[in-house]
Context: one part of a larger RNA
RNA sequence: GAACGAACGCUGGCGGCAGGCCUAACACAUGCAAGUCGAGCGCGCCUUUCGGGGUGAGCGGCGGACGGGUGAGUAACGCGUGGGAAUUUGCCCAGGGGUCCGGGACAACUCAUGGAAACGUGAGCUAAUACCGGAUGAAGCCGGGAGGGUGGUACCUUCUGGCCAAAGAUUUAUUGCCCUUGGAGAAGCCCGCGUUGGAUUAGCUUGUUGGUGAGGUAAUGGCUCACCAAGGCGACGAUCCAUAGCUGGUUUGAGAGGAUGAUCAGCCACACUGGGACUGAGACACGGCCCAGACUCCUACGGGAGGCAGCAGUGGGGAAUAUUGGACAAUGGGCGCAAGCCUGAUCCAGCCAUGCCGCGUGAGGGAAGAAGGCCUUAGGGUUGUAAAGCUCUUUCGCCGGUGACGAUAAUGACGGUAACCGGAGAAGAAGCCCCGGCUAACUCCGUGCCAGCAGCCGCGGUAAUACGGAGGGGGCUAGCGUUGUUC
Numbered sequence: 001g002a003a004c005g006a007a008c009g010c011u012g013g014c015g016g017c018a019g020g021c022c023u024a025a026c027a028c029a030u031g032c033a034a035g036u037c038g039a040g041c042g043c044g045c046c047u048u049u050c051g052g053g054g055u056g057a058g059c060g061g062c063g064g065a066c067g068g069g070u071g072a073g074u075a076a077c078g079c080g081u082g083g084g085a086a087u088u089u090g091c092c093c094a095g096g097g098g099u100c101c102g103g104g105a106c107a108a109c110u111c112a113u114g115g116a117a118a119c120g121u122g123a124g125c126u127a128a129u130a131c132c133g134g135a136u137g138a139a140g141c142c143g144g145g146a147g148g149g150u151g152g153u154a155c156c157u158u159c160u161g162g163c164c165a166a167a168g169a170u171u172u173a174u175u176g177c178c179c180u181u182g183g184a185g186a187a188g189c190c191c192g193c194g195u196u197g198g199a200u201u202a203g204c205u206u207g208u209u210g211g212u213g214a215g216g217u218a219a220u221g222g223c224u225c226a227c228c229a230a231g232g233c234g235a236c237g238a239u240c241c242a243u244a245g246c247u248g249g250u251u252u253g254a255g256a257g258g259a260u261g262a263u264c265a266g267c268c269a270c271a272c273u274g275g276g277a278c279u280g281a282g283a284c285a286c287g288g289c290c291c292a293g294a295c296u297c298c299u300a301c302g303g304g305a306g307g308c309a310g311c312a313g314u315g316g317g318g319a320a321u322a323u324u325g326g327a328c329a330a331u332g333g334g335c336g337c338a339a340g341c342c343u344g345a346u347c348c349a350g351c352c353a354u355g356c357c358g359c360g361u362g363a364g365g366g367a368a369g370a371a372g373g374c375c376u377u378a379g380g381g382u383u384g385u386a387a388a389g390c391u392c393u394u395u396c397g398c399c400g401g402u403g404a405c406g407a408u409a410a411u412g413a414c415g416g417u418a419a420c421c422g423g424a425g426a427a428g429a430a431g432c433c434c435c436g437g438c439u440a441a442c443u444c445c446g447u448g449c450c451a452g453c454a455g456c457c458g459c460g461g462u463a464a465u466a467c468g469g470a471g472g473g474g475g476c477u478a479g480c481g482u483u484g485u486u487c
Base pairs, nucleotide, nucleotide: 001487002486003485004484006483007482008481009480010479013359014358015357016356017355018354019352020351021317026315027314028313030312031311032310035062036061037060040059041058043056044055045054046053047052069270070269071268078195079194080193081192082191083190084189087187088186089185092183093182094181095180096179097178098177099176100134101133102132103131109124110123111122112121113120114119140163141162142161143160144159145158146157147156148155168175169174196242197241198240203233204232205231208230209229210228211227212226213225214224215223245267246266247265248264249260250259251258252257272293273292274291275290276289295306296305297304298303323349325348326347327346331345332343333342334341335340362392363391364390372383373382374381375380396428398423399422400421401420402419406414431476432475433474434473435472436457437456438455442471443470444469445468446467452459453458
């Protein structure tokens, strides 16, 4: 000098854009943050112009694996980059084929009944795009035979045996369902290289390293298991310890390099702590389930309920970080044929000089160089064209009016906002630090090694340009200084 998610002191007019718990991954009152579909289904209630419409709890479908948060853990194929083969994929797109015949239940509901509650239990009734059985299946998958093909596989052809489907609705416009092939996008897996410090950590390892076989997975593989072999890693730093999410980037620097990883974007990990699976195309699942633990709450003491590292907000910690706001109008997401519903994602508003940028606090003119202050050699000098008085202007702010773009066929939270027009009136708007040298800027008074200053050198013990005040001056300016951190 530059930078900052900064803080503190003094001061503070306006706007635009951005940013705002870096500490306790501490504990959380309250509200909201994931629902939707009646064009799958039965029932209850309300309404009806008797066609129907609305609504409620259920069965059923899709979604709750996205979006949002945090950085605890992780030194790792976690991330970055470049490759790879043994895979899966709901919704979407394109192609081929199909959608036949039957059956029995369970909620809701009714009755009875247990419990303080949470929540149940027994009996009975019922529908479906819920569930089950059968049929078909050329395609697909699995097994076997023959042939082709190749260095060997892969692969192709043919024969044969086996396996697997379905859901219909309707307002007749459509749209579903099942099997299969390909695509798109997505996901899982493997490998090369790179990725902090410590040797005052030198040896580490028994599913360990490899093989055969089997199991398991969507899939390769000690992933798991049985048997066999005795290997594998390591001074090119294994193992252990400490620290840490990684990257695009950010910052500094002429660069090389150093430091860093807030905001935004990609990946990863986590969701009170630890463990586990279920469902599903996808999770071992933040606002799902089960078990254990700590904590909090309710209880009729038998038993139950909960998880803000979602958005606000509270306590606590801290030098320190905001509203228990508005709207789904836009963009996007879920569901739905749609109308639409939901959406603390998002878009906006509120608070904060936290930062960057822009603007203003007036302009011209004005010498009796006024008064006052300060200094003085008492003549004067300086503050100083500064003020007053004179002539103007009206940005910003204030008052009144008009009033958008963003979204149009219609729909605007922002918002009567931005912008435009008119009005009044210099009117409402300047501070902070410094002045011994480094370093731009000097005198007087007070104090007297005291009180104090200080980044370094150093000032102060009676003439202090270094302390405190004043006048004057220098610097920056809605900021200015100090502290901290990085280069």
Molecule: small-subunit ribosomal RNA, 5' domain
Organism: uncultured bacterium